Annotation:
This is a predicted structure of a 264-nucleotide RNA (Bacterial large signal recognition particle RNA) from a Bacillota bacterium. It matches the Rfam family "Bacterial large signal recognition particle RNA". Rfam links the family to the GO terms SRP-dependent cotranslational protein targeting to membrane, signal sequence recognition and signal recognition particle, plasma membrane targeting. Model confidence (mean pLDDT): 78 of 100.
RNA sequence: CCGUGCUAGACGGGGAGGUAGCGGUGCCCUGUAACCCGCAACCCGCUACAGCGGGGUCGAUGCCUGGCCGAGGCCGUAUCCCUUCAGGGCUGGCCUGAAAAAGGAGCAAGGAAGAUCGGGUCCUGCGCAACGGAAGACCGUAAACCCCGCCAGGCCUGGAAGGGAGCAGCGGUAAGCGGAGUCUUGCGUGUGCCGCAGGCGCGCCUGAUCGGAGCCACCUGCUCAGGUAACGCCUGGAGAGUGAGGUCGGAGCCAGGUGCACGG
Numbered sequence: 001c002c003g004u005g006c007u008a009g010a011c012g013g014g015g016a017g018g019u020a021g022c023g024g025u026g027c028c029c030u031g032u033a034a035c036c037c038g039c040a041a042c043c044c045g046c047u048a049c050a051g052c053g054g055g056g057u058c059g060a061u062g063c064c065u066g067g068c069c070g071a072g073g074c075c076g077u078a079u080c081c082c083u084u085c086a087g088g089g090c091u092g093g094c095c096u097g098a099a100a101a102a103g104g105a106g107c108a109a110g111g112a113a114g115a116u117c118g119g120g121u122c123c124u125g126c127g128c129a130a131c132g133g134a135a136g137a138c139c140g141u142a143a144a145c146c147c148c149g150c151c152a153g154g155c156c157u158g159g160a161a162g163g164g165a166g167c168a169g170c171g172g173u174a175a176g177c178g179g180a181g182u183c184u185u186g187c188g189u190g191u192g193c194c195g196c197a198g199g200c201g202c203g204c205c206u207g208a209u210c211g212g213a214g215c216c217a218c219c220u221g222c223u224c225a226g227g228u229a230a231c232g233c234c235u236g237g238a239g240a241g242u243g244a245g246g247u248c249g250g251a252g253c254c255a256g257g258u259g260c261a262c263g264g
Stems, first nucleotide, its partner, number of pairs: 001264006009058003012030004020047005035055005062258007072248004080241001082239007090232001092231001093228006102220003106215002114210008122199006128192002130189003134185003138179004147172004155164003
């Protein structure tokens, strides 16, 4: 060095989860030339040589160990970003009030502000009037009997004369119903060129005169006070995400290791 027969070993690996821990079943990633049957999530098997039981194939150039790179998974906090909830009136925003008058608008020599004189406008009570509805008065109608008058017939009573109750009918009346809208009474009023008494007579509107240049506060801006959680901002809670970081790590690449017996 070659051959034969063996043995170790291999016939996928990894992540999360689960577990005291390991492996598996189910999920995910990677990967394929990558065996078969049975078991198993309120689970199955095992114990650091950490699936078990049965069968099969290959077999020390095919495995083992370490490193690099890295698909992918998991953890994870931000003074970062987003969503949501709660709170805060905060020189934001919005709203209200006051003040002031810088700018714009408007009014003003066809006369502003102001002053003087005159007129109007207010409140309460009572009266009058108007209007509204109510009641009464007025007219009509209106009771089988339990309303009135007169009561035919009939009825009761009496020896008789007579007496009595009384339906229909006729006349009338009450409640009620209807009408007319004149009168009376009481109530009411978003009423009144009305009257009387009391109060207030400030202000406002308006006319005239004097006056001779300002007035006003609608918009913007300034200042002050108060409010407001839709929005902005601040504080806190919860959740999702990005990036840093941590952890495990398939495939791939690199390095190292590699058995026994016999024969030539």
The RNAcentral record of the sequence draws on ENA. It is recorded under the gene name ffs. Of the family's consensus pairs, 92% are formed in the model.